Predicted 3D model of a 355-nucleotide part of an RNA (large-subunit ribosomal RNA, domain IV) from a metagenome.

[in-house]
Context: one part of a larger RNA
RNA sequence: CCCUCGUUAAGGAACUAGGCAACAUGACUCCGUAACUUCGGGAGAAGGAGUGCCCUGUGGGGUGAUACACCUAGCGUGUUUGAGCUCUGCGGGGCCGCAGUGAAACGGCCCUAGCGACUGUUUACCAUAAUCACAGGUCUCUGCUAAAGCGAAAGCUGAUGUAUAGGGGCUGACGCCUGCCCAGUGCCGGAAGGUUAAGGGGAGAGGUUAGCGGUAACGCGAAGCUUUGAACCGAAGCCCCGGUGAACGGCGGCCGUAACUAUGACGGUCCUAAGGUAGCGAAAUUCCUUGUCGGGUAAGUUCCGACCCGCACGAAUGGCGUAACGACUGGGGCGGUGUCUCAACGAGGGACCCG
Repeated sequence: CCCUCGUUAAGGAACUAGGCAACAUGACUCCGUAACUUCGGGAGAAGGAGUGCCCUGUGGGGUGAUACACCUAGCGUGUUUGAGCUCUGCGGGGCCGCAGUGAAACGGCCCUAGCGACUGUUUACCAUAAUCACAGGUCUCUGCUAAAGCGAAAGCUGAUGUAUAGGGGCUGACGCCUGCCCAGUGCCGGAAGGUUAAGGGGAGAGGUUAGCGGUAACGCGAAGCUUUGAACCGAAGCCCCGGUGAACGGCGGCCGUAACUAUGACGGUCCUAAGGUAGCGAAAUUCCUUGUCGGGUAAGUUCCGACCCGCACGAAUGGCGUAACGACUGGGGCGGUGUCUCAACGAGGGACCCG
C1' cells in the first nucleotide's frame, strides 16, 4: 500500500454526476393515522407508548385426580365436586443494570413530478427499463373440405372447434374523448367505353415443282407439302366511375384593420384533397434558451406552478387525466451517518523485507 471488518472528538451530504457505499429503521402488543381514491385502498401511512426478573391478587381456556351419588356391581355411569398440571389475560407490590424484542434473525420515512395502469416478461455472458406482454378497445378476413399455417405430396394444425368461433393488423386497465381531408397510394364495389395475352381466325405473301414457254441462260407456274401471316372474335388486369381513415398517410401563405400604444374579434387575396378541432404545451418533444414570471435555496443551467412566438405536440404510429402498483427516472425534506471537512487507531488476510 491492497482486501475484508471494528471504533471515532466536533460538524452532519459541506462528498459526489448522483447520498454511490455505509449508517440508520427493524420484532410483538397497544394508542394513533392525512391528502387522494376506482371506496378495495392509501396504511405497517405518519407519529407515539410498552416489553426483563421476583412476590402476590384476580379472571378465562384445556385436561381432569380425588371425593360423592347411582345400580346393571363394571377397567361402569354421572347435568356434581374440583386437586394438580398446563395455556393465556388483567391488577398490586418489589428488585437489578448504561441498556429487559439485553444475543441473532428482523421495514428508514415523508412531500412532489415524469413514464408505464396493474401481477408478469426481456438482451444465457456489460442494458430488467419508459421494452415486450397484458385484460379491454377497434378494424379486417373466414359459412366449414373455413380463413390462415406446415408440407413436392399424402397428410396434419386450425378443431374432434363453427362467427359469443378462428386467423391477421393496430391500440393497450379505467375515466372523458377520438375533429377535418378520399387529391395520391392501398383496399372494397362497379361494369358502359378504351387498352390487352394465349387461343380462334385466316385475307395475303414466300419456298419447292408436275407442267408450259424458250436454242440456252432463264421465265411463268396447278395440286400437294412447307415458311409466314392482316382484318376480326378473345378474360382478368390497367385506364375509367364510385366508396373507404381505429387503411398508408396529410392537416397553408401574404397583406390590412379598434378613441395613446400594443394586439387584432374583423376584412381582402393566393394556393390546397383539406388547411390542426378538443385537450395539452420551453414538454422523455423548445433550436434561439439558463425564454419570462412565480415557488423552493443565503445562493437553483436541475425541479415545481404558470405564460404560449408549439425551430419541429395533438387525438387508437391514440389525446388528456388518473387511485393503486414500480430493484424505473427527476426535484425537495426529516432522521441517521467516516460520503466528506480530514483523517486516526485497531483486527484478520495479502503484498513487501529477512531467513